[in-house]
RNA sequence: UUCUUAUCGAGAGUGGUGGAGGGACUGACCCUGUGAAACCCGGCAACCUGCCUUAAAAGGUGUGGUGCUAAAUUCAGAGCUAAAAAAGCGAAGAUAAGAG
Numbered sequence: 001u002u003c004u005u006a007u008c009g010a011g012a013g014u015g016g017u018g019g020a021g022g023g024a025c026u027g028a029c030c031c032u033g034u035g036a037a038a039c040c041c042g043g044c045a046a047c048c049u050g051c052c053u054u055a056a057a058a059g060g061u062g063u064g065g066u067g068c069u070a071a072a073u074u075c076a077g078a079g080c081u082a083a084a085a086a087a088g089c090g091a092a093g094a095u096a097a098g099a100g
Stems, first nucleotide, its partner, number of pairs: 001100008013041001015040003021031003025077004042069003047065002050061004073092001079089003
């Protein structure tokens, strides 16, 4: 970096360092000196994994690998269904596991 599969309306901080940006992209709308990003600590979750229960299915735990920790993936965005709207599918994106 590409492909496949699954998931994305739940959950998680009054912490420390830091000192101006951040929410993928575009538009909108927001967050932010009552402290952004980043790092550390804490936490959440349970995709893979270790362990335990089980005939199996499955469940538990949270050892290790990730991930996440404002707002539905913040909302809309190719295209399809629909007269339109609403809505749904989906695209795009993110994450995990596997393959190249």